The part of an RNA shown here (small-subunit ribosomal RNA, 5' domain) has 498 nucleotides and comes from an uncultured prokaryote. Rfam family: Bacterial small subunit ribosomal RNA.
Context: one part of a larger RNA
RNA sequence: GAACGAACGCUGGCGGCACGCCUAACACAUGCAAGUCGGACGAUAAGCUACCUUCGGGUAGUGGACAGUGGCGGACGGGUGAGUAACGCGUGGGCACCUGCCUUUUGGUACGGAACAACAGUUGGAAACGACUGCUAAUACCGUAACUGCUAAUACCGUAUAUUCCCUAUGGGGGAAAGAUUUAUCGCCAAAAGAUGGGCCCGCGUUAGAUUAGCUAGUUGGUGAGGUAAUGGCUCACCAAGGCGACGAUCUAUAGCUGGUUUGAGAGGAUGAUCAGCCACACUGGGACUGAGACACGGCCCAGACUCCUACGGGAGGCAGCAGUGGGGAAUAUUGCACAAUGGAGGAAACUCUGAUGCAGCCAUGCCGCGUGAGUGAAGAAGGCCUUAGGGUUGUAAAGCUCUUUCAACUGUGAAGAUGAUGACGGUAGCAGUAGAAGAAGCCCCGGCUAACUCCGUGCCAGCAGCCGCGGUAAUACGGAGGGGGCUAGCGUUGUUC
Numbered sequence: 001g002a003a004c005g006a007a008c009g010c011u012g013g014c015g016g017c018a019c020g021c022c023u024a025a026c027a028c029a030u031g032c033a034a035g036u037c038g039g040a041c042g043a044u045a046a047g048c049u050a051c052c053u054u055c056g057g058g059u060a061g062u063g064g065a066c067a068g069u070g071g072c073g074g075a076c077g078g079g080u081g082a083g084u085a086a087c088g089c090g091u092g093g094g095c096a097c098c099u100g101c102c103u104u105u106u107g108g109u110a111c112g113g114a115a116c117a118a119c120a121g122u123u124g125g126a127a128a129c130g131a132c133u134g135c136u137a138a139u140a141c142c143g144u145a146a147c148u149g150c151u152a153a154u155a156c157c158g159u160a161u162a163u164u165c166c167c168u169a170u171g172g173g174g175g176a177a178a179g180a181u182u183u184a185u186c187g188c189c190a191a192a193a194g195a196u197g198g199g200c201c202c203g204c205g206u207u208a209g210a211u212u213a214g215c216u217a218g219u220u221g222g223u224g225a226g227g228u229a230a231u232g233g234c235u236c237a238c239c240a241a242g243g244c245g246a247c248g249a250u251c252u253a254u255a256g257c258u259g260g261u262u263u264g265a266g267a268g269g270a271u272g273a274u275c276a277g278c279c280a281c282a283c284u285g286g287g288a289c290u291g292a293g294a295c296a297c298g299g300c301c302c303a304g305a306c307u308c309c310u311a312c313g314g315g316a317g318g319c320a321g322c323a324g325u326g327g328g329g330a331a332u333a334u335u336g337c338a339c340a341a342u343g344g345a346g347g348a349a350a351c352u353c354u355g356a357u358g359c360a361g362c363c364a365u366g367c368c369g370c371g372u373g374a375g376u377g378a379a380g381a382a383g384g385c386c387u388u389a390g391g392g393u394u395g396u397a398a399a400g401c402u403c404u405u406u407c408a409a410c411u412g413u414g415a416a417g418a419u420g421a422u423g424a425c426g427g428u429a430g431c432a433g434u435a436g437a438a439g440a441a442g443c444c445c446c447g448g449c450u451a452a453c454u455c456c457g458u459g460c461c462a463g464c465a466g467c468c469g470c471g472g473u474a475a476u477a478c479g480g481a482g483g484g485g486g487c488u489a490g491c492g493u494u495g496u497u498c
Stems, first nucleotide, its partner, number of pairs: 001498004006494005013370006020362001021328001026326003030323003035072003040069002047062006079281003088206008097198002102194008111143003119134006147158001149156001165174003179186002207253003214244003219241008256278004260271004283304005306317004334360001336359003342356001343354004373403004383394004407439001409434005417425001442487005447468003453482005463470002
């Protein structure tokens, strides 16, 4: 000198664009953050209409609330950086693999069956939540049931089709489907291919310490088997005795990695906030289930710590989502508005949901822009300060005179963002008009480095200080004043990096 997610002190007019828990991955009150589909299904409250009516109501239609079955989505989006020195990341290759929705192509969508919720009844419990009996539908489930065979059995086998699919190895064996409807579509099944997304493997690169020198039994390899979507000690049985290491193994400490950011002429150093890619995590530890995809932040089970409810028998919870609270800290914001836009989920659609997102609020935290007036004005006014008492300086500075109105204020008007409708922002931005210099300047420094000097006070005191050093009676170095210098809505200090 430059930089900062900064903090502190003094000061503070406006706007635009960014940014905002770096500390306790500490604990969390409250609200919201993931739902949607009636064009899959049964049932059905209020309301409305029609009919009947014993005037209580009943039946049918429409309607659509709360639930339930079922489908898709809750694996995305959002947060955090604890762990991790690793094929985690970066880069360049590879294959033994999977891939819902989407695109293309081919073919098909046949015949049947039995249940379980909801519901009704009974019932347990303080609650959370159940239990029993009975009924029922489907795009839920099954190929069962009946029959024959077999059996302990309701298990098992047999009973549609399927070139390309799978197994086997040319004999054969195995495997599907679902309907809805406004009749035009949307679905469903099988197969092939694509796209997208992922899985796995390898070369190279990736912090410090030797005051860490030896480490390793599933360890290293083989055969066989199991397991997986798939390769593989991934797992297991057997066999062999290997494998790594001063080119630093092992151990310890520290750390998410990268594009980038910052500094520097560069080489290099430091760094990894915001934005983007990858990884890991979701109270702590472990586990699987479902599924195309998870070993799953707002799913499940177990254990633990903590908090809460309880009728003491038992239950509930997880903000490292958005706000917000306590705590920690030098320090970091609103319990806001809207789905109008962009995107996402569901839906045929209308639409619903969306603390993603778009906006608004707060903060000089940063960057950028603008303003706080312009011209004229010497009696060089008054006052202040200095003085050799003549004067000098503050100083064209002020006053006065003549103008202007940016920004702010007030009044009116008023967008784009929205391809047809729909605007949270917002009566916002902008535009026009009105009034009046009116509402708007501070901070640090002045011994040398280093731009800028005098007086008074103090008297090695009080104090200053980045280094050298000032202060013990004339201090340009302390404190005040006048004057001056620098930067400016900031200025200085502290911290960190180069």